Predicted 3D model of a 74-nucleotide RNA (transfer RNA) from a Patescibacteria group bacterium. The organism belongs to Bacteria candidate phyla, within Bacteria. It matches the Rfam family "tRNA". The family's RNA type in Rfam is transfer RNA. Its family is annotated with triplet codon-amino acid adaptor activity in the Gene Ontology. It was read from a public genome assembly.

[in-house]
């Protein structure tokens, strides 16, 4: 240079024949419980879906381009 894979919550990771208000575990906060810690229970908050741009009546989801990261050819 060339091909192929990923980027979604603070970490780890789903999600989608294009559709209602984008989830889960784990952390983190407040409450319950304990004499305290922890455990457990309940309840919130935390997200420009990596940017921009196109397509559609509608985009995390197609489509192009840029950036990162990762493998592989040269």
């Nucleotide at each position: 240079g060339g091909g192929c894979g990923g980027u979604u919550a603070g970490c780890u990771c789903a999600g989608u024949u294009g559709g209602c208000u984008a989830g889960a575990g784990c952390g983190a906060a407040u409450g319950a419980u304990u004499g305290a810690c922890g455990u457990u229970c309940a309840u919130u908050a935390g997200g420009u879906c990596a940017g921009a741009g196109g397509u559609u009546c509608g985009a995390c989801u197609c489509c192009u381009c840029u950036a990162c990261c990762g493998c592989c050819c040269a």